[in-house]
RNA sequence: CGCUGGCGGCGUGCCUAACACAUGCAAGUCGAACGAGAACGGCUCACCGAUCCCUUCGGGGUGACGUGAGUGUCAGCUAAGUGGCGCACGGGUGAGUAAUGCAUAGGUAACGUGCCCCUCGGAGGGGGAUAACGGCUGGAAACGGCCGCUAAUACCCCAUACUCCUUUGCCACACCAAGUGGCAUCGGGAAACGGUUUAUUCCGCCGAGGGAUCGGCCUGUGUCGCAUCAGCUAGUUGGUAGGGUAACGGCCUACCAAGGCUAUGACGCGUAGCUGGUCUGAGAGGAUGAUCAGCCACACUGGAACUGAGACACGGUCCAGACUCCUACGGGAGGCAGCAGUGGGGAAUAUUGCGCAAUGGGGGAAACCCUGACGCAGCAACGCCGCGUGGAGGAUGACGCUCUUCGGAGUGUAAACUCCUUUUCUGCCGGAAGAUGAUGACGGUAUGGCAGGAAUAAGCACCGGCUAACUCCGUGCCAGCAGCCGCGGUAAUACGGAGGGUGCAAGCGUUACUCGGAAUCACUGGGCGUAAAGGGCGCGUAGGCGGUCUUUUAAGUCAGAUGUGAAAAACCGAAGCUCAACUUCGGUCCUGCAUUUGAAACUGGAAGACUUGAGGGUGAGAGAGGAAAGUGGAAUUCCUAGUGUAGCGGUGAAAUGCGUAGAUAUUAGGAGGAACACCAGUGGCGAAGGCGACUUUCUGGCUCAUACCUGACGCUGAGGCGCGAAAGCGUGGGGAGCAAACAGGAUUAGAUACCCUGGUAGUCCACGCCGUAAACGAUGAGCACUAGGUGUAGGAGGUAUCGACCCCUUCUGUGCCGCAGCUAACGCAUUAAGUGCUCCGCCUGGGGAGUACGGUCGCAAGAUUAAAACUCAAAGGAAUUGACGGGGGCCCGCACAAGCGGUGGAGCAUGUGGUUUAAUUCGACGCAACGCGAAGAACCUUACCAAAUCUUGACAUCCCUUGAAUUACUGUGUAAUGCAGGAAGUCCUACGGGACAAGGAGACAGGUGGUGCAUGGCUGUCGUCAGCUCGUGUCGUGAGAUGUUGGGUUAAGUCCCGCAACGAGCGCAACCCCUAUUGUAUGUUGCUAACAUUAAGUUGAGGACUCAUACGAGACUGCCGGUGACAAACCGGAGGAAGGUGGGGACGACGUCAAGUCAUCAUGCCCCUUAUGAUUUGGGCUACACACGUGCUACAAUGGGGUAUACAAAGGGCAGCGAAGCCGCGAGGUGGAGCGAAUCCCAGAAAGUAUCUCUCAGUUCGGAUUACAGGCUGCAACUCGCCUGCAUGAAGUCGGAAUCGCUAGUAAUCGCAGGUCAGCAUACUGCGGUGAAUACGUUCCCGGGCCUUGUACACACCGCCCGUCACACCACGAAAGUUAGCAACACCCAAAGUCGGGGAAGUAACUCUUCGGAGAGCAAACCGCCUAAGG
Repeated sequence: CGCUGGCGGCGUGCCUAACACAUGCAAGUCGAACGAGAACGGCUCACCGAUCCCUUCGGGGUGACGUGAGUGUCAGCUAAGUGGCGCACGGGUGAGUAAUGCAUAGGUAACGUGCCCCUCGGAGGGGGAUAACGGCUGGAAACGGCCGCUAAUACCCCAUACUCCUUUGCCACACCAAGUGGCAUCGGGAAACGGUUUAUUCCGCCGAGGGAUCGGCCUGUGUCGCAUCAGCUAGUUGGUAGGGUAACGGCCUACCAAGGCUAUGACGCGUAGCUGGUCUGAGAGGAUGAUCAGCCACACUGGAACUGAGACACGGUCCAGACUCCUACGGGAGGCAGCAGUGGGGAAUAUUGCGCAAUGGGGGAAACCCUGACGCAGCAACGCCGCGUGGAGGAUGACGCUCUUCGGAGUGUAAACUCCUUUUCUGCCGGAAGAUGAUGACGGUAUGGCAGGAAUAAGCACCGGCUAACUCCGUGCCAGCAGCCGCGGUAAUACGGAGGGUGCAAGCGUUACUCGGAAUCACUGGGCGUAAAGGGCGCGUAGGCGGUCUUUUAAGUCAGAUGUGAAAAACCGAAGCUCAACUUCGGUCCUGCAUUUGAAACUGGAAGACUUGAGGGUGAGAGAGGAAAGUGGAAUUCCUAGUGUAGCGGUGAAAUGCGUAGAUAUUAGGAGGAACACCAGUGGCGAAGGCGACUUUCUGGCUCAUACCUGACGCUGAGGCGCGAAAGCGUGGGGAGCAAACAGGAUUAGAUACCCUGGUAGUCCACGCCGUAAACGAUGAGCACUAGGUGUAGGAGGUAUCGACCCCUUCUGUGCCGCAGCUAACGCAUUAAGUGCUCCGCCUGGGGAGUACGGUCGCAAGAUUAAAACUCAAAGGAAUUGACGGGGGCCCGCACAAGCGGUGGAGCAUGUGGUUUAAUUCGACGCAACGCGAAGAACCUUACCAAAUCUUGACAUCCCUUGAAUUACUGUGUAAUGCAGGAAGUCCUACGGGACAAGGAGACAGGUGGUGCAUGGCUGUCGUCAGCUCGUGUCGUGAGAUGUUGGGUUAAGUCCCGCAACGAGCGCAACCCCUAUUGUAUGUUGCUAACAUUAAGUUGAGGACUCAUACGAGACUGCCGGUGACAAACCGGAGGAAGGUGGGGACGACGUCAAGUCAUCAUGCCCCUUAUGAUUUGGGCUACACACGUGCUACAAUGGGGUAUACAAAGGGCAGCGAAGCCGCGAGGUGGAGCGAAUCCCAGAAAGUAUCUCUCAGUUCGGAUUACAGGCUGCAACUCGCCUGCAUGAAGUCGGAAUCGCUAGUAAUCGCAGGUCAGCAUACUGCGGUGAAUACGUUCCCGGGCCUUGUACACACCGCCCGUCACACCACGAAAGUUAGCAACACCCAAAGUCGGGGAAGUAACUCUUCGGAGAGCAAACCGCCUAAGG
C1' cells in the first nucleotide's frame, strides 16, 4: 500500500522540513522578611426589611438576602511592589560534533559545591536610601521622565574573629623537584538580638573545619569511510616573566629558542550524536542506536556577557541578521526541537481530553499553591499476547454448483433437521484494590450475579518447479503473469473466471530495509599452473620471523585476590494479574579494565657460551657470464678492367624491373658494412632480459674437495634503488644486406593483403631517454622432510688395471618415466602443483575497463596508480558424446577417370512457374516437386466459375400417417427440380409385420471447409550404407568409457587373432521367387525321332526330343599349389552348365528430415447448417508475351523409298477378342466361324536379309503447319478426341556455358504386348530381337563408412560470430562559458559586550572639616585591543 475486520490486555505511534506557527496551557511560591490595602471573607454599626413568634391588634420581638460605613479589634486574606528561594531541575530534539564528544579504567598534593548532615565559635554599635504610593508630565502603544513620602531577613560603616585569606621567617617530613604539616609574624575579612509562638519553641543569619551529593579539569585504551587527502603546523612546540581562572595549562600577553605531529596514517574531505542495548547468527561476526536508561550537544541564525553555588541560560538580558505581526509611520512585539493543535513536506505517524487521587519536583514552619513531569482516558490491527465466531448427532449422501469415460464423482456431515451450551453480545442489579488519618482523574471501570437467545462476529493469499495444494471454460506471443527458471503463437494445472484444494487466520498478501543461508572478504573459515589471482628480475630499508646450551628478568603468558563493570534488558528460579503477553523479586551474567600477590615451561629483554645455519681461508675445475681493445675468413652488394652475347630476373602462371649505352654469366683487382656456416647437443653460463668467429686485458658469479678461522653474523622484504627483449624517441655517426611506410606489377567482384620488382625510416655504433611483452615453467623467495628407474653436463672418491676404458659410491646442475600423496579434471610428482614453517605480492561474477577523472613519471609515444554510472544472467575452466573442418590416415560407390549414347540449339508432345481469367479447382518445390497424385478432364469425372433450383435434404438410423414399388405417355420448361393431366399396374408374409415409395415433425445428415506444426496409417530419403544397441562385469567423482578400439581380411561389426571384458539382440549373409544345367514323374490343347498319312503334327501313333507342370540334384573355397601368423582369408589351377554373393528380384536396422499426404482412408479440435450441404445446364481445369523440367521426331547414305522374304517373347479377350470371305486407295464397313482360350482371336513382329533406286541437296532428308474430303467412338467431337486419303512442306545441316545415363546380354538400337479406357498414349508397366566400347588408376569433384585431431558449434558450418552505418532510447565523460553552495586566506568597516584607559555632568552612607566644603569610592560619554554580521 491492497482486500478484509468481533473482543480484551500490555506496549508503541513525524524515520521526511533543526520547515513556519494561530490559540490555550507547560514555573512558580513565601504575608511566619517588608511597606501597603485595590478586591474578597469574618466581625461591629447603620439602612432596607423576607420569614417566624407574641399581641390588649395600637404594636413589639426575630432579623435571612441585599446596600453602605468602620475595623492597630481578624495568629482572615491579597492584585501590584521591595525582598528570599526556585527558574542551571523536570520536559523536547539530534542540527552540529570523528573529538573540547562517548565508553571503560585511573588522576586531581591543580579545583568548586546553594539547599542537606555533623562539630566548634559568633550575632556588639550605628547609618543613609529606595520601589510601591501621591502629584505633575511625555508617548498611539511598548514604555517612561521629574518632584515628594516610606519599610525590611534590601543596602552601607565601625567593632570583634585562634582555626580563614595574605606578607615574611623558622622547624619537621620529603632522593631532587613540586609540596605537606607545625610555630611565629605584617596586613585583611562576618552577621539579620530577624520572623514566629502558650512556650529562647521552631525556622532563619555569620565565621571556620569535616562529610555527603553534584560538578570542573587531566591521563591511558577503544571509537566510520576515502591515500584518486602525503606531508601538516607561527601561539605552532618548548622555556622565562606576567595576566587570567574555582583550578592546571599558550588559556592569554611580552620576550627567547626552533621546535612539534606523521605511513602504528598526521593534514584534508565525506558521513555520523556516543553508550547500556536492539535485530540477526551455532559461534565469531554483521547491521543498527525507536520506545526505556546514562552522557553530550542544541533551543529562529550568529555573537556576547550579566546575575548566580551552579548558565554564557528552551518558555532571562544585550547586539546583529532573516522572517512574521502591531502601528497614529515617530516606533514597538515575537521565537512550540515543552503538551495538545495548524499549515507545509511526505508512502507515512494520534486528542486544541481528564486529574494532581498516586509517584516525583519547586516554594512555604505549615495549611496549601504550582506542576501538559506524571497518572489516566481518546484515536490507530502499528506490534506482542489471549479469547471467540458454536458443540454433539445427522444420508451409501437433498437442492444448487463443478467435473464426467454419461456409469457416476466432488463440494459433503457440510446444509436442512434434532438436542445442548452461552466465552462473547444485549438488558437489569451489585461493585472493588490502588489510600498508613483525609483525599480516586481513571470509573459505575475491573469484576460478581440474574435474564435472553446460535443469537452479534471470516477473511486473505496461493495451487508449473523451488513450495503444501488440479480440473473445466474463455483467450490465442493478444490480453496478461513473473522472486529465479520461465508461461501465453487454438486442447495453457503458469494469463482471466469458475468449481475444488492448500496455507495462515482478525488478519492475509505486497513493497522497502537488516542479518542469515554466503566458507560469496574465509580470525574461527578461502584461494592464485590452465577457472579471477605470482610483482619482468635482483639488491636492500623499516617491519615480520628466526639454530643449540646455561644463568637471570618478568613485558607477553598462566593462576589467585581486590575494586569496578549503573539500573533496565538477556538467561535461570520464583511470585502477581483467570492464562499469556506484561510486571515484580532473587540469582547468574556483563567474556572488559585497573590494582595487587605469585609461577617461570614457552615467546620477548639482559648476560655468557657453542657450531650444525651463514660467511671466510686453502687447493682444484667448467663455462656463448659481463665490459673494452684488436684480428680473421666465407658470402652478399657496389666500383674498375678483361672475356663474351642476348637475354637476365621472377612466378602457380606472368608482369613491373635490369639489359645492345653490352646486362646475366665468367676472370682479376679494389671498397664498404653487417653477421659469424660446420662444431651445436631438451649441451653450458647468467637474477631475469639474455649470451655463439678468434686473441688479449679487466671483471662478476658458480661447483667440488678440505674442515683451518668467525661465531647466528640468518630468511623474507612494504616503500626505495638498480637491471630490464623488441619497437619507439633525442643528438651525432654509419648504412652492405634485410626491410614497416611508400611506389609499381600481378591475383581478385574488390585486394589499401598474401606473391613479385623496387624502396625510406629502422636494423649497426656512441651517449641519453622509454620501462613495457604470451617479460611463460602462464608455477614468488627460503628451509626441512617424503619410493624408485633411466639419460646428460661439471667435479671428487673407491675397485680393477702396466695404463686408459669399464664398474661402484657421492656432491652440484639439467631432462624423461613413474609410486604414495595432491588435483574439478588435465596433470604434478625430491627441479612438487606432496607434507610443514617463515615472509612478500596478488584475487573476489561478465561487460563497461586496465578505460575516465585526479596524481606521479616521460621530449613525445605513452607508462603507472585506478573508479563509477549503466548493463547482462551469465562469463569462465577441465573433461564427455556427437556434428563439422578449403585437418590427417585407411576404404567404398558409374563418384571421378577411360568409353558409348544423350539433354541444353529445332519442331511438336507433356508437366511446372508466371501472366491472364467469372473460373483457369487443389496438392507436390534442391537431391527426395515439375510425362508427379492423374493406370488416360468433350458431358460425367470435378473438387472451380456463371446462372437456375431444394432445405430432415443426393446418402444413414429412429418415429407417425398413407400407399405396393413401378412403368410408359402428353403439356410447360434449355435442362434439372418440378407443376398439371390421364393411363397401365396391385409385392412377400408365420398376418405381428417386412421391403419399397410418398407426405410430416424433430433428433440429425452432409462438407474434396481449416489445421500433415494435434494425429493414426501409408510413403519418400540418407541407403541395401554397415551400422545401431543391450545385460553383467570393470574403469571414471561424473557426463561417460570399455565391449564396438588394435593387427589382418571381407561386399559386409564378414571372419580370424589379440585384448577387462564375457555374452546377447536388431541389421549383413542365408532361408523365399525368377533365371542358367540336369534327373525323375506326367504327356493335352504342347512336341514329332522312327512307322503310316496329309496341302498342313492334318490325322493315327509315340514320350525319345522341345516344351509345360511338379518334386529333386548341383556350388561348399569342397580339392590342388602358392602367399599369409600353423589363422581368417587372398591369388592361381583342376573338374564343372555354372566358381568364389553365378545373374536378377522381393526383403530397407536404430534413427534423420515437425520430409509428403486431413483431396485414398481413418481421426481430435475448430468452422458452415434455406449453406462452405445437395441438384441441373453451360463454361473452365485445354487460356498464352514468356521461363524451366521430362520426352518424341529429326537434321540423313551404318540413310530414305520400292519389291520380296526370315526369326520372338510376354500378354489380353464375353457389354469381350473377333477369323475366313466380300466392299473401300485407306481409315474402315459388312460378315459372324471359333474362343471364357498351351485348342480360337488380337497377330502382320521390327530392325535383319536379298534386290532396285536416290548421290550430299534443306534433298526422294525432315515432317511441323494449313486447306479440303472422309472414317470411328459416343446423347454430344464448336470450345476440346483419335484415325485415313489427297494437297501443303516450317524450323532443323548434330547444337554455347553447363549437364544426364550406363560396367554385359549392360549401353545403344528394333519392334511387341498390357493396364487405364466408350473413344483418346510420344507417358507408364512389362516382353523379347540385334548387340558393343572402356575401366591406367583413386590426385581431384560428389556422396558414404571407420580411426584420429582441432573446435568459442549442440537448431550442431544453411552453425557461431565481429565491426561500421541508419532510427529510437538510456547512462556516463568532455566542452567556450555561465550559475549556485561550502570552505580557506588577505584586506576594509565594525554592533553589543568583557578587559584596559579615562573620568565631564554628577554623587546619600565612609573619612576629614573652619560645617562653606574637601577627599576616598562610584560612575555616563569618550579612547584602545578583540570581534559577530556586512563588504
Predicted 3D model of a 1431-nucleotide RNA (small-subunit ribosomal RNA) from an uncultured Gram-positive bacterium.
Model confidence (mean pLDDT): 82 of 100.
Its Rfam family is "Bacterial small subunit ribosomal RNA". Its family is annotated with ribosome and structural constituent of ribosome in the Gene Ontology.